A computed fold for a 74-nucleotide RNA from a Candidatus Levyibacteriota bacterium, annotated as transfer RNA. The prediction has a mean pLDDT of 81.
RNA sequence: GUCCCUAUAGCUCAAUUGGAUAGAGCACCCCACUCCUAACGGGGAGAUUCCCAGUUCGAGUCUGGGUAGGGACG
Numbered sequence: 001g002u003c004c005c006u007a008u009a010g011c012u013c014a015a016u017u018g019g020a021u022a023g024a025g026c027a028c029c030c031c032a033c034u035c036c037u038a039a040c041g042g043g044g045a046g047a048u049u050c051c052c053a054g055u056u057c058g059a060g061u062c063u064g065g066g067u068a069g070g071g072a073c074g
Base pairs, nucleotide, nucleotide: 001073002072003071004070005069006068007067010026011025012024013023019057028044029043030042031041050066051065052064053063054062
């Protein structure tokens, strides 16, 4: 330099052919249980889906550009 893959909650990951309010586990907070703690149980909060545009009635998903990380070739 060329090409490919990835980016969604604090962390690890889902999200079907573009479709309804973006879900789950762990962690966090509260409650219950216990002599106490942990585990188990119930509940709660937490996301502008990496950024900027475009297409569309509708974008996490498609298109263009950029950023960051990883990989292949030279």

It matches the Rfam family "tRNA". By type it is a transfer RNA. Rfam links the family to the GO term triplet codon-amino acid adaptor activity.